[in-house]
C1' cells in the first nucleotide's frame, strides 16, 4: 500500500420556536378540566416470539407408559437448544470458518435414472476358458451352436462388495501370501473425559440414510400479568321496623236496608290521591333548631349481607443491574470495594421545523504536484446539493436468530514495494 480474516464500540451533536406522556408544585375552576413553572420520558436490536428462567394460579402420593425435546468430551451459570475451553471431522496458501457429532457390526424400512445384477454370502448384456456337437481348413487355427466355470479386462451409475505385487488355475477369484488402508477384539501409555498413539491377535472387508421408524442415555406437570391480589358506583337479589291519626276529593265508588223513588236518608267495606300533625330516613353542617326531600307496611333516593359488572389501586421496577478498579480463572464466570441509576401504559407520549457543526457522497471553481498535447491523475482548500440508516418499551430477567445508512479501534493473515 492491496486483499481479508477475528474481536469490540458508536449509530449524529448544540441552540431556537412549536409539539406530547408521566410525576410535583401554584393559581383558576371545581367532580374528570384549563393556564403557567419545575423535573423526567426507548433499544442496540424495544424486533420475531425461537428457546431457557423468576414471578403467579391451577393440578399433582410414588412409580411406569405414551408424547414432546435434546444427545461428541469438561466447564459456566438461577437455567438452557445459550456461552467458553478441548477432541473428532470438513473447508481456505493463511489469519479463520462450518458442522443435531451417540448407535445402521440390534431388528425394520427407503435409494429416480442408467443398467444383466442396487446390499442378498448380489450379477452372466460383452469379454475370457476348458468340455461336447456341427462346419471350414488341415500340424497348434478360425466360424457358429449346446450346457457349464469365472468376477479378472470393458460397459451403467452418485454408489457395483477393499489396494498393489505375487502364488495359484483351464481361466480367475482373500481362494492364499507380502505390504498398505479400514473394521473389531485384547493390553499397556498420555490425557479429568471426548480422544490420541504404541504393540499384539483376528482374511474380520462390514457401503449409504437415524432432520426414516427405531434403539440407547439425560430433561420435560398445564396455563400465562388479560397471571394473580385488594377495594368497589349502578342495575339485579336477599333481610330488617308490633305508629299511625285526623281531614279533604267524597256519601263520589260497591254492597245491603227503608221513604215521599230520574231523588233522599241509613248503616257496612276496601282502595285511590292530596293536605296536616306524628314517626322513620338523608341532606344543608359536627351538635340543637329550623328548612328541603324520601318513605310511613306488596315500605325507599334508609340500615345491613354475599357474591360481582363498570371503574379503581396493586403486581410494577433497586434488580439473576450498569460501570470503574483489584484479585481467581487459558476463557466463559465469579469474588471484593467504590460509585451511578427512579418511563411505567390506558390499544399505547418520546415528535416536527429552523440554524450552526460533524461525516459520506455528487458537480463546480481555486492552489500545488505529475502525466506528450483544450485534457486526465492525486492531494489540500472553498462553495452549493444530496443523505445520515433499522426500527417503538408495555411482568421483569438471560440467550439465539432477523433488520440496520453510515463510520471508528484493536490483533492477526497472505501478497507487492522501499529501506
Nucleotide at each position: 500500500c492491496a486483499a481479508g480474516c477475528u474481536g469490540g464500540c458508536c449509530g449524529g451533536g448544540c441552540g431556537g420556536u412549536c409539539g406530547c406522556g408521566g410525576c410535583g408544585c401554584c393559581g383558576c375552576g371545581a367532580u374528570u378540566g384549563c393556564a403557567g413553572c419545575g423535573c423526567u420520558g426507548a433499544g442496540g436490536a424495544a424486533a420475531g416470539u425461537c428457546c431457557g428462567c423468576a414471578c403467579u394460579c391451577c393440578a399433582a402420593a410414588g412409580a411406569g407408559c405414551a408424547c414432546g425435546g435434546u444427545g461428541c468430551c469438561g466447564g459456566c451459570u438461577a437455567a438452557c437448544g445459550g456461552c467458553c475451553g478441548g477432541g473428532c471431522g470438513g473447508g481456505g496458501c493463511g489469519a479463520c470458518c462450518c458442522g443435531a457429532c451417540g448407535g445402521c457390526a440390534a431388528g425394520u424400512g427407503c435409494a429416480a435414472c442408467a443398467g444383466a445384477g442396487a446390499a442378498g454370502c448380489a450379477u452372466a448384456g460383452u469379454g475370457c476358458c476348458g468340455g461336447c456337437c456341427g462346419g471350414a481348413g488341415a500340424u497348434u487355427u478360425c466360424c457358429g451352436g449346446c450346457a457349464g466355470g469365472u468376477g479378472a479386462g470393458g460397459g451403467u451409475g452418485a454408489a457395483a462388495c477393499g489396494g498393489u505385487g505375487g502364488u495359484g488355475u483351464a481361466a480367475g477369484a482373500g481362494a492364499c501370501c507380502a505390504c498398505c488402508g479400514g473394521c473389531g477384539g485384547c493390553g499397556g501409555c498420555a490425557g479429568u473425559a471426548a480422544u490420541g498413539g504404541c504393540g499384539c491377535c483376528g482374511g474380520c472387508c462390514a457401503g449409504g440414510c437415524a432432520a426414516a421408524c427405531c434403539c440407547c442415555a439425560c430433561c420435560g406437570g398445564g396455563a400465562g400479568c388479560a397471571a394473580g391480589g385488594c377495594c368497589a358506583a349502578g342495575c339485579a337479589g336477599g333481610a330488617u321496623a308490633u305508629a299511625g291519626a285526623u281531614c279533604g276529593u267524597a256519601c263520589g265508588c260497591c254492597g245491603g236496608u227503608c221513604c215521599u223513588c230520574g231523588g233522599g236518608a241509613u248503616c257496612g267495606g276496601g282502595a285511590a290521591c292530596g293536605a296536616u300533625c306524628g314517626c322513620g330516613g338523608a341532606g344543608c353542617u359536627g351538635c340543637u333548631c329550623g328548612c328541603u326531600c324520601c318513605g310511613u307496611u306488596u315500605a325507599a333516593c334508609a340500615u345491613c349481607c354475599g357474591g360481582g359488572u363498570a371503574g379503581g389501586c396493586u403486581g410494577c421496577a433497586a434488580g439473576a443491574g450498569g460501570c470503574u478498579g483489584c484479585c481467581a480463572g487459558u476463557a466463559a464466570u465469579g469474588g471484593c470495594a467504590g460509585u451511578c441509576c427512579a418511563a411505567g401504559a390506558g390499544a399505547g407520549a418520546u415528535g416536527a421545523u429552523c440554524g450552526c457543526c460533524a461525516u459520506a457522497c455528487g458537480a463546480g471553481c481555486c492552489g500545488u504536484g505529475g502525466g506528450a498535447a483544450u485534457c486526465c491523475c492525486a492531494c489540500g482548500g472553498u462553495c452549493u446539493g444530496u443523505a445520515u440508516a433499522c426500527a417503538g418499551a408495555a411482568u421483569g430477567c438471560g440467550g439465539c436468530u432477523u433488520a440496520u445508512a453510515g463510520g471508528c479501534c484493536a490483533g492477526c493473515u497472505u501478497g507487492a514495494u522501499a529501506g